[in-house]
Molecule: transfer RNA
Organism: Candidatus Nitrosocosmicus sp.
RNA sequence: GCCGACUUAGCUCAGUGGUAGAGCAGCUCUUUUGUAAAGAGCAGGUCCGGGGUUCAAAUCCGCGAGUCGGCUCCA
Numbered sequence: 001g002c003c004g005a006c007u008u009a010g011c012u013c014a015g016u017g018g019u020a021g022a023g024c025a026g027c028u029c030u031u032u033u034g035u036a037a038a039g040a041g042c043a044g045g046u047c048c049g050g051g052g053u054u055c056a057a058a059u060c061c062g063c064g065a066g067u068c069g070g071c072u073c074c075a
Stems, first nucleotide, its partner, number of pairs: 001071007010024004018055001026042005048064002051061002
């Protein structure tokens, strides 16, 4: 330099046009002499950033940023 994948809750990840979800973690309650476990509930997101398409974008297009991987040239 070229190519590809990924970026969504504190963490790991779903969701591929139509009101953003799960598990774990956190908080509250029940249970227990107490803790853990178990059960019930709550909270937590302007979906990496602009722009475009569309009635409608996490999702499609393009630009940029970052992470990871592959290939290659010069010195």